This is a predicted structure of a 335-nucleotide RNA (Bacterial RNase P class A).
The coordinates come from a structure-prediction model, not an experiment, and the mean pLDDT is 76.
[in-house]
Order: sequence, then C1' cells, then structure tokens
RNA sequence: CGAGUAAAUCAGACGGUCGCGCCGGUUUUAGGGCCGGUGAGGAAAGUCCGAGCUUCACAGGGCAGGGAUAGCGGGUAACGCCCGCCGAAGGCGACUUCAGGAAGAGUGCAACAGAAACAGACCGCCGGAGAUUUCCGGUAAGGGUGGAAAGGCGAGGUAAGAGCUCACCGGGCGGUUGGGAACAGUCCGCUCCUGCAAACUCUAUCCGAAGCAACACCGACUGGGGCCAUGGUUUUGCCCGGCCGCUCCGAAGGGUGGCUUGAGCCGUCCGGCGACGGACGGCCCAGACAGAUGACCGUUUAAUACAGAACUCGGCUUACAGAUUUGCUCGGGUG
Repeated sequence: CGAGUAAAUCAGACGGUCGCGCCGGUUUUAGGGCCGGUGAGGAAAGUCCGAGCUUCACAGGGCAGGGAUAGCGGGUAACGCCCGCCGAAGGCGACUUCAGGAAGAGUGCAACAGAAACAGACCGCCGGAGAUUUCCGGUAAGGGUGGAAAGGCGAGGUAAGAGCUCACCGGGCGGUUGGGAACAGUCCGCUCCUGCAAACUCUAUCCGAAGCAACACCGACUGGGGCCAUGGUUUUGCCCGGCCGCUCCGAAGGGUGGCUUGAGCCGUCCGGCGACGGACGGCCCAGACAGAUGACCGUUUAAUACAGAACUCGGCUUACAGAUUUGCUCGGGUG
C1' cells in the first nucleotide's frame, strides 16, 4: 500500500429571526403577558421474548392435552438474552455459522431409479438337477441403480462366498486417565454398525389470562332503584303517595391520579479472560391527551440516511446516507 475480518463512536455544528409543549418565577379581576429553564432515538419501529405495575381468575395434589426451550459452565431481577468453553461445518487465515437431547422404547417414512431401502438375488459367481431356452439351492467379493446397499481394507478360509475368523482403521457402548462439566486421550473389553425426530414420539425444564383505552378515585346529568320505623312539609284529623332526607347503582370518550427517581445515567478506581459485579464522587435527563419538539436565512467542500416518545425497564429482530477510530489476518513493496 492492497484485500479482508471483528468491534466501537457520531448521526451535524455555530450564529440570527419567528413559533410550540412542559416546569418555575413574576404580573394581571380574568383571558393572558413577561423572564428563566427544559424538550426524541440508535433504533422512539416490529410487538418477538423476559420482567415491574394493575385488574380478573385461582384451596392443595395427580393425570391427560397444548405451547416454549434443548451441548457444558457462568452472568443476570429474569429470559428463548449475553459471555466463555466444547463439538460439528466453512475459510490459507483473522474469523464465521449451527432447531447442537434421544434412532440401543415403539410407530412411520426413504420420491425417481433399482431385484432389494434392515431387507432383497436382476446380471454375475458356485453347487445340484434337467438338457441346450430352464428349474432348485448357496452367495453381497464383482457389475448395475441410487444421496445412501450388512462400517472400510488386507489376509486366512471356502464349492463360491460372507466379521465366518484374525490383524489394522472408523463409529457406538462399558471400563480407565485428564477436565468443574460439555468433552478429549489412550489402553482393555463387548461386537449392537443405512439415514430421517425443521415425522409422530420419548426425555428434561418452564408456562393462569388480559393489558395504562390496564386500573383507582371524584363526578355534571338534579339519570335510575330502594328505605320510609322516626323527623320536616302538604292535610281539620287519620291512611296511601309525592318532595326534602337517608342509601345503593349507572355515568360524559368530563376531571384527577397512574406518569416518570429508575434492576437510572456519567466519571474514576478495584475484582473478573469476559458477560458482569463492587466502592467512591457527581447528575436529574420529555411527560402531552387533538397530542409540543418546527420553519427560514447565513457560515462551514456536503449537511444529505432510516426514522418521531405516549406506563416503564432488560434483550432480540428489522431499517439506515455519510464520516471516524481501534484490534487482528493474508498478500505485496521499501529500509
């Protein structure tokens, strides 16, 4: 210098003019005015997981059914998230990807081709019978089909063959050694060896529902129901009814709360490979309910992307112009 790989940061700045929401102060009888402060994001998005909060449901236990997750260890309030490690696959490499439990419980499937897809004899080979064309039996070494054909290969063996036997190699299981574990190594033993669980199924763990338009309180409407034993009023007196009264319910897309101080943010140090945790110091950072956060001009080469809070957090996923920084890898050049 080129090519690549893994991450991180920013998402215009400054000045001027006008405008909007919220908070505080001040002024005004009030409407309002004035001053000051503050005012979107890395994803505010999708609403896919995990929680807080709220209402409803619910004695406790088991079975069945449904859903989610699936190597091991750790982190976390928790998670289907994150970190580290193991295994497999890809890459020269940095590194990336993985629905990564069980096929030795059972059932099922393997299109086409092929004789046959856990079971078989089409060709071939061997034996026997027959006699020329065929029949019976043995055989998976060879041919052929297929993604896949009794784990591979050599020797022995045999009529021909075959893990039938033996050595070596692969895989599985049991033991052994190392490791905290997944797992790995090696020797010994066994001899079960086609694949598929993103087929049913089995195993383990977890799971009540709905959501802030939740929900709580106050309530105009002089809305509706009940009680009138007692009291007031109406009546000459008494009874019934009505009204006042007492009490319950509903209720405006009315008001208030929920509503923003929170598993919070920033900095330094410490522990840890890391996710993360701890100590100390500092900070308060939108809370609307027709819903604010905008427009124009100038300067800066260009100012351009995706996109706009609505109860709140932790993640994941998706969208994104441009700019910058760092670690590492491969190749080339120069000294």